[in-house]
RNA sequence: CAAUCGACCGGGCAAACCAUCGCGAAAGGGUGAGACGCAAAGCCACGGGCCUAAGCAGGAAAGGGACGAGACCCUUUCUUGUAGGGCAGCCGGGUUGCCGAA
Repeated sequence: CAAUCGACCGGGCAAACCAUCGCGAAAGGGUGAGACGCAAAGCCACGGGCCUAAGCAGGAAAGGGACGAGACCCUUUCUUGUAGGGCAGCCGGGUUGCCGAA
C1' cells in the first nucleotide's frame, strides 16, 4: 500500500406514519418533519423477482346507429392479459468510497 474482514474515530443514510407538490393514469417520486433499521440503506435497471396498467389487445353487459334479421360501427360500465412505466431499503451483478483494530 492492497485484499478479506468489521472493532475504533469522525460521521453518513433514512423505514413506517404525518404534511405537502403547477410530478405521475397508477405504481411510485420530490420536499419537510420523523427514525425502523443499514458497513455501502452511495450510484447503475445488466439478470431474476415484485408493483402499477395510461395506452393497446380480448371478453361480457347496457344503450345507440340501422332494417324485418344477421354481420358491423360508436359510447359507457365491468373484467382478463400486457411495460415501453416503476421498486437499488427484494436478491444477485457492476462500480465508487470513510476508518484501519483483531

This is a predicted structure of a 102-nucleotide RNA (c-di-GMP-I riboswitch aptamer) from an Armatimonadaceae bacterium. The prediction has a mean pLDDT of 86. The model forms 95% of the base pairs in the Rfam consensus. Its Rfam family is "c-di-GMP-I riboswitch aptamer". Rfam links the family to the GO term cyclic-di-GMP binding. Rfam's curators write: GEMM was predicted in a large-scale screen for bacterial structured RNA regulatory elements.